Overview
Bacterial RNase P class A from a Deltaproteobacteria bacterium, 372 nucleotides, folded computationally. Rfam family: Bacterial RNase P class A. Rfam classes the family as a ribozyme.
RNA sequence: UGGGGUGGGCGCAUGAUCGCUCCGGUAUCAUAACCGGAGAGGAAAGUCCGAACACCGCAGGGCACGGUGGUUCGUAACGCGAACUCCGGGUAACCGGGGGAAAGUGCCACAGAAAAUACACCGCCGAUGGUCUGCCCCGUGCAGACACAGGUAAGGUUGAAAUGGCGAGGUAAGAGCUCACCGCUUUCGUGGCGACACGGAAGGCAGGGUAAACCCCACCGGGUGCAAGACCAAAUAGGGAAACGUUUGAGGACUGCCCGUCCGAAGUUUCCGGGUAGGUCGCGCGAGGUGCCGGGCGACCGGCAUCCAAGAUAAAUGAUCAUGAUCCGCUGUAAGCGGAGACAAAAUUCGGCUUACAGCCCACCCCAAUUC
Numbered sequence: 001u002g003g004g005g006u007g008g009g010c011g012c013a014u015g016a017u018c019g020c021u022c023c024g025g026u027a028u029c030a031u032a033a034c035c036g037g038a039g040a041g042g043a044a045a046g047u048c049c050g051a052a053c054a055c056c057g058c059a060g061g062g063c064a065c066g067g068u069g070g071u072u073c074g075u076a077a078c079g080c081g082a083a084c085u086c087c088g089g090g091u092a093a094c095c096g097g098g099g100g101a102a103a104g105u106g107c108c109a110c111a112g113a114a115a116a117u118a119c120a121c122c123g124c125c126g127a128u129g130g131u132c133u134g135c136c137c138c139g140u141g142c143a144g145a146c147a148c149a150g151g152u153a154a155g156g157u158u159g160a161a162a163u164g165g166c167g168a169g170g171u172a173a174g175a176g177c178u179c180a181c182c183g184c185u186u187u188c189g190u191g192g193c194g195a196c197a198c199g200g201a202a203g204g205c206a207g208g209g210u211a212a213a214c215c216c217c218a219c220c221g222g223g224u225g226c227a228a229g230a231c232c233a234a235a236u237a238g239g240g241a242a243a244c245g246u247u248u249g250a251g252g253a254c255u256g257c258c259c260g261u262c263c264g265a266a267g268u269u270u271c272c273g274g275g276u277a278g279g280u281c282g283c284g285c286g287a288g289g290u291g292c293c294g295g296g297c298g299a300c301c302g303g304c305a306u307c308c309a310a311g312a313u314a315a316a317u318g319a320u321c322a323u324g325a326u327c328c329g330c331u332g333u334a335a336g337c338g339g340a341g342a343c344a345a346a347a348u349u350c351g352g353c354u355u356a357c358a359g360c361c362c363a364c365c366c367c368a369a370u371u372c
Base pairs, nucleotide, nucleotide: 001368002367003366004365005364006363007362008361009360010359012324013323014322015321016320017319018318020039021038022037023036024035025034026033041343045354046353048352049351050350051349052348053225054224055223056222060259061258062257063256065221066220067219068218069217070084071083072082073081074080085098086097087096088095089094099216100215104214105213106210107209108208121156122155123152124151125150128149129148130146131145132144133143134142135141136139164182165181167179168178169177183205184203185202186201187200188199189198190197191196229281230280231279232278239272240271241270242269243268244267251263252262253261254260288307289306290305291304292303293302294301295300326340327339328338329337330336
């Protein structure tokens, strides 16, 4: 200097004027008015997970169903985060993934001989058996040819994947047939909390892949949700009908079912018709923010100090002007002129994940080239 990787931050600033909402105060019978303070995000989004909180009287057991899935730790909890470990990709920084295929079932198109009850298309051999020819010591002796019987899966073809790999020996030609190394299985030792890593010994040892296919194993799971729910006020017709039931228990709660437990000591459920749909709370003091110190590789934990930061309900958080900053274009040493500003909008709250983002900034790491 160029290319790449990871993490983080900002995402307009300041001032003035006017307007809106809330909180506190002055003041008022009350309102109005005045003063002070605050007023939409890093994702508020998706509604994907986990909870707090509320109600269901308590919320048990089994089956089903759903979710998660290397190990250890963190957390209120999690499907999240940290560290470690193994596999894969990459020169690397780094990125992605993770229970089980020897419990069973299913699937692997096309191609190929063949994809599991595997078994030969092209090939190789033809020792032994067979056929033919020649020679000769005329015996079933020697040599050659054929490739019939038979042997073979080392070479080639096909494919994502072909019955462990590679080298040597051996064989008629071959084959773990034998041996060494690698792989695999079993076992022992060392290190580690562990997943795992390293090493020794024995064994010729088996077709592979696929479980976000069914399935098996381990762990987890009560439901509904702020339109939850609580309180106040008002109004109407404390209306009508039907079914079941009143201790021989209707109906209901516990995810869906079953068991079991309980409520119900008289009601429960369904249909028709009528009234109200107003107000207050829930509504932000928290698993809270910030700073410092200590512990820890880290996520995070502990201590001290300090702060209180929107609360609407058809829905406020805005508009204008000026100056400055950033980016783009013209011009260009500068200055100047014009234009632009991403993704986007609270509605109970919090911890995460995922997705979107114009432009700008910071830090660290890897690779290459050059110079000193």
Model confidence (mean pLDDT): 76 of 100.